[in-house]
Context: one part of a larger RNA
RNA sequence: GGAUGAACGCUGGCGGCGUGGAUAAGGCAUGCAAGUCAAACGAUCUAUGUGUUUACAUAUGGAAAGUGGCAAACGGGGUAGUAACAGGUAGGAACAUACCAUUGAGUCAUGAAUAACUGCGAGAAAUCGUAACUAAUACAUGAUAUCUCUACGGAGGAAAGAUUUAUCGCUCAAUGAAUGGCCUGCUGAGUAUCAGCUAGUUGGUAGUGUAAUGGACUACCAAGGCUAUGACGCUUAGGGGAGGUGAGAGCCUGACCCCCACCAUUGGAACUGAGACACGGUCCAAACUCCUACGGGAGGCUGCAGUCGAGAAUCUUCCGCAAUGCACGAAAGUGUGACGGAGCGACGCCGCGUGAUGGAUGAAGCCCUUCUGGGGUGUAAACAUCUUUUAUAAGUGAAGAAGCUUAUUGACAUUAACUUAUGAAUAAGGGGUUCCUAAACUCGUGCCAGCAGGAGCGGUAAUACGAGUACCCCGAGCGUUAUCC
Numbered sequence: 001g002g003a004u005g006a007a008c009g010c011u012g013g014c015g016g017c018g019u020g021g022a023u024a025a026g027g028c029a030u031g032c033a034a035g036u037c038a039a040a041c042g043a044u045c046u047a048u049g050u051g052u053u054u055a056c057a058u059a060u061g062g063a064a065a066g067u068g069g070c071a072a073a074c075g076g077g078g079u080a081g082u083a084a085c086a087g088g089u090a091g092g093a094a095c096a097u098a099c100c101a102u103u104g105a106g107u108c109a110u111g112a113a114u115a116a117c118u119g120c121g122a123g124a125a126a127u128c129g130u131a132a133c134u135a136a137u138a139c140a141u142g143a144u145a146u147c148u149c150u151a152c153g154g155a156g157g158a159a160a161g162a163u164u165u166a167u168c169g170c171u172c173a174a175u176g177a178a179u180g181g182c183c184u185g186c187u188g189a190g191u192a193u194c195a196g197c198u199a200g201u202u203g204g205u206a207g208u209g210u211a212a213u214g215g216a217c218u219a220c221c222a223a224g225g226c227u228a229u230g231a232c233g234c235u236u237a238g239g240g241g242a243g244g245u246g247a248g249a250g251c252c253u254g255a256c257c258c259c260c261a262c263c264a265u266u267g268g269a270a271c272u273g274a275g276a277c278a279c280g281g282u283c284c285a286a287a288c289u290c291c292u293a294c295g296g297g298a299g300g301c302u303g304c305a306g307u308c309g310a311g312a313a314u315c316u317u318c319c320g321c322a323a324u325g326c327a328c329g330a331a332a333g334u335g336u337g338a339c340g341g342a343g344c345g346a347c348g349c350c351g352c353g354u355g356a357u358g359g360a361u362g363a364a365g366c367c368c369u370u371c372u373g374g375g376g377u378g379u380a381a382a383c384a385u386c387u388u389u390u391a392u393a394a395g396u397g398a399a400g401a402a403g404c405u406u407a408u409u410g411a412c413a414u415u416a417a418c419u420u421a422u423g424a425a426u427a428a429g430g431g432g433u434u435c436c437u438a439a440a441c442u443c444g445u446g447c448c449a450g451c452a453g454g455a456g457c458g459g460u461a462a463u464a465c466g467a468g469u470a471c472c473c474c475g476a477g478c479g480u481u482a483u484c485c
Stems, first nucleotide, its partner, number of pairs: 001485004006481005013352006019345002026308003030305003035070003040067002044063008077263003087187006095180003100176008108142004118131005147156003161168002189235003196226003201223008238260004242253004265286005288299004316342001318341003324338001325336004355386004365377005391422006400412001429474005434455003440469005450457002
């Protein structure tokens, strides 16, 4: 000198774009953050119409608790753990794949239940029991299949309909796309005041298991395997793209954004599923918190806001699904604290402003002085003329909108931008002035009070302390502290 997710002190006009819990992965009140489909299904309620008024039947809409399907494994958050196939990079063979695309073939026959609802009952509640009833693209059985296995005899394996005339589905097989699982080479923090480590350990055979390879696991056999090119241990740490600095080599960092990994109160486990060993699923254990009628129950903000705590320190319990994307749906659409926006903070970067021109008898005041005088503040002010960025007020007023057409659809938004009016009107500070280092005089103080990054200054003429005046630097900032180059 540059830099920062900064903090502190003094000061503070506006806008744009960014950015903001780095500490306690400490505890959390409240609300919201994952739903959707009635064109899968049977009840129920409701609106309108028709059949003769009721009753009942039927048609077309709407709502939606339940069964069922898809989604919930994404998106969002955090960095606790992890020094290792976690990451980066380059390869490999023994694999899987819902949705999507392409191709081929098929979609036949039949059955038993169950939730909802209703009755009865238990419980403070959470919730549960029992009896009866009902449907399906839920469940089950059989048939048949270009598929699989085979000792070539044979064995095994599918499907579902809906609505109304054309679609959406369903099943099997093959291919693709993209994604994921697995393996390997190289790379990759400190420490030897850690020198030996290892018994599923190292290899083989046969099995088990898996989508798949493999001591992944089991039985048997052998005695191997790693290590000063640092094994094993300990400490620290998410890795990368990148960021900072530097002429570069390098050194330091890993906030925001993107990719990967891991985690979800702590520890463990599996279920469902194409995919999880699952943040807002289940079960068990533990700690903590809450409810209780004391019998028993409920919970998990490292989602968005918000709160307490600890801390030098980090924001609104805001608006909207209009856009982009995602889930579901044939669609209309619904949902979405993703996202788009607004709010707060000079936290950062950038831009703009706080007026311009004229104006000397160089006013007054203040400061200095060699003191009837002179110098400085200083064109500075007053005063005159002008401008209106900004401000305030009024008016006009977008793009962002694409949706098959017409029509309609904007949170932001009383927005941006434009026009007019008013009036210099609304707007300057911080640090420094002995040398390094740009800028000095006077007074006060008297090794005191104090300053200070270093050298150092102060003991009666202090350009170094305190004040005033003048000046220097930067400027809505200026200084200090911390850290890196």
This is a predicted structure of a 485-nucleotide part of an RNA (small-subunit ribosomal RNA, 5' domain) from a Candidatus Campbellbacteria bacterium. Its mean pLDDT, the model's own confidence on a scale to 100, is 84. NCBI's taxonomy places the organism under Bacteria, Bacteria candidate phyla, Candidatus Campbelliibacteriota.